Annotation
Predicted 3D model of a 160-nucleotide RNA (Lysine riboswitch aptamer) from a sheep gut metagenome. It matches the Rfam family "Lysine riboswitch aptamer". Rfam's curators write: Riboswitches are metabolite binding domains within certain messenger RNAs that serve as precision sensors for their corresponding targets.
[in-house]
RNA sequence: GAUAGAGGUGCAGCCGAGAAAAGUAACUGCUCUGAGGAUACCAGUCCGGUGAUGAGCGGCAAAAGGCGACGCUGCCGAAGGGAAAGCACGGUAAAGUUUUUCCUGGGCAUAUGCUUAAGAAGUAUAUGACUGUCAUCAUUCAGUGUGAUGGAGAGCUAUC
Numbered sequence: 001g002a003u004a005g006a007g008g009u010g011c012a013g014c015c016g017a018g019a020a021a022a023g024u025a026a027c028u029g030c031u032c033u034g035a036g037g038a039u040a041c042c043a044g045u046c047c048g049g050u051g052a053u054g055a056g057c058g059g060c061a062a063a064a065g066g067c068g069a070c071g072c073u074g075c076c077g078a079a080g081g082g083a084a085a086g087c088a089c090g091g092u093a094a095a096g097u098u099u100u101u102c103c104u105g106g107g108c109a110u111a112u113g114c115u116u117a118a119g120a121a122g123u124a125u126a127u128g129a130c131u132g133u134c135a136u137c138a139u140u141c142a143g144u145g146u147g148a149u150g151g152a153g154a155g156c157u158a159u160c
Stems, first nucleotide, its partner, number of pairs: 001160005008076001010075005018067001027059006036047003040092003079104009105131002108128007133151007
């Protein structure tokens, strides 16, 4: 350097029954309010005293994003996140995506924050034990095993 592997409630993607979103939004009737409203802001455009907006009482009544059993596919920096730049957008931001760079071995639990309709899920930080791997030390006659401490996947094991 190449090839092949291991960690396990392992990672990601696709399909998707279903739950939830929700008796919510929109639309519409009545009453009150009375000048603003259209993702946040600017610009522009449109709607608005022939009643914007908000609230209450009714009628009617969704969907998307997110979750997701079973199954399938690709894999073990699998993957996730931070920062910067680009694309798209009238501009900034948010969201999406591409590249570069930095961080994280892995899952779980708890707390806080962000996101979300959400006690779901995701994500960031911190803590905790668990687990895999390597190193050092100790123990065991030796080996296996066990214990303690520490490191990080650009790692570890095997073969060539």